[in-house]
RNA sequence: ACGGUAGUUCAGUGGUUAGAAUACCUGCCCGGAAAGUGGGAGACCUGGGUUCGAGUCCCAGUCGUGUCG
Numbered sequence: 001a002c003g004g005u006a007g008u009u010c011a012g013u014g015g016u017u018a019g020a021a022u023a024c025c026u027g028c029c030c031g032g033a034a035a036g037u038g039g040g041a042g043a044c045c046u047g048g049g050u051u052c053g054a055g056u057c058c059c060a061g062u063c064g065u066g067u068c069g
Stems, first nucleotide, its partner, number of pairs: 001065004007022004015052001024040005045061005
């Protein structure tokens, strides 16, 4: 300096129910499986502040990555 959002990889103009891929569970399909297809569960690092409203802005903490000394 940048970053921390689902098991994993990533999106997300201060305003509708936080989305996608993949993985997981399940229905269909099949002689059986894979593939395909329908559905489902699953997340905002922690604590404060600002605001009618914060994943987003501010502060502190914490962890990770990079750069300089």